[in-house]
Molecule: c-di-GMP-I riboswitch aptamer
Organism: Acidobacteriota bacterium
RNA sequence: GCCGGACAAAGGCAAACCGUUCGAAAGAACGGGACGCAAAGCCGAUGACCUAAAGCAAAAGCCAGGGUUGCACGGCUGCCUGG
Repeated sequence: GCCGGACAAAGGCAAACCGUUCGAAAGAACGGGACGCAAAGCCGAUGACCUAAAGCAAAAGCCAGGGUUGCACGGCUGCCUGG
């Protein structure tokens, strides 16, 4: 450097749910909590998905500049271990 693994050791993160706050909502932050995760580390909204306040529309409804990376993908970096 490449390929593989999550059995062992050392650590790491933290779903659902609950509380508080923010938000129109989706959802987010913090605390508790662990379903899981070998990049569930960092960055990027390209695709996909969620929401639809404002706006448009007679209405049905449409619409992202709001969200999700613990959905896919791209970039950068990285612990342990086997070969």